[in-house]
This is a predicted structure of a 104-nucleotide RNA (SAM riboswitch aptamer (S box leader)) from Hymenobacter mucosus.

RNA sequence: UACUUAUCCAGAAAGACCGAGGGAUUGGGCCCGACGACGUCUUGGCAACCUGAAAUAAAACAAGGUGCCAACUCCCAUUUCGCCCCGGCGGAAGAAGAUAAGUA
Numbered sequence: 001u002a003c004u005u006a007u008c009c010a011g012a013a014a015g016a017c018c019g020a021g022g023g024a025u026u027g028g029g030c031c032c033g034a035c036g037a038c039g040u041c042u043u044g045g046c047a048a049c050c051u052g053a054a055a056u057a058a059a060a061c062a063a064g065g066u067g068c069c070a071a072c073u074c075c076c077a078u079u080u081c082g083c084c085c086c087g088g089c090g091g092a093a094g095a096a097g098a099u100a101a102g103u104a
Stems, first nucleotide, its partner, number of pairs: 001104008013043005021032003026077004044069003049065002052061001073096001078093007
């Protein structure tokens, strides 16, 4: 990097440094941000995918490998169904993305 599978309406922040944009990409919307966002580091926490002592399984736990700690993956975009009646609302699926495990 590619493919496969699973999950994505739950949960979890303080300090220091930095200094202007940031929320993946394109468009629209809506938010966060000089009361310092984003990012980095330290500490702490959440979670339970892998893993962890005994034959297996389940539950519990969380030492280890990851991951995560504004807003549903911030919302919409494509297809389809329903309601209301022409512009909206709601449901389902898909695409894209993220994370884990496995394979090449």
Model confidence (mean pLDDT): 81 of 100.
The sequence is in RNAcentral, with records from Ribocentre.